[in-house]
Molecule: transfer RNA
Organism: Candidatus Woesearchaeota archaeon
RNA sequence: GCCCUCGUAGCUCAGCAGGUAGAGCACGUGACUGUUAAUCACGGGGUCAAGAGUUCGAGUCUCUUCGAGGGCG
Numbered sequence: 001g002c003c004c005u006c007g008u009a010g011c012u013c014a015g016c017a018g019g020u021a022g023a024g025c026a027c028g029u030g031a032c033u034g035u036u037a038a039u040c041a042c043g044g045g046g047u048c049a050a051g052a053g054u055u056c057g058a059g060u061c062u063c064u065u066c067g068a069g070g071g072c073g
Base pairs, nucleotide, nucleotide: 001072002071003070004069005068006067007066010025011024012023013022019056027043028042029041030040031039049065050064051063052062053061
């Protein structure tokens, strides 16, 4: 320098034909318990890396940039 994959909640990830953003863990509150832990119930938390384009509608498609990993030279 060229090519490929990836970037979504605090962490690990799902979202497989474009149609209201989700799970587990963590966190908060309550129940239970002599207390903690465990367990159960409920809850908060996201400008989907950034910008632009297409579309009635974009996490998803297209382009550029940034970052991470890998391959080739």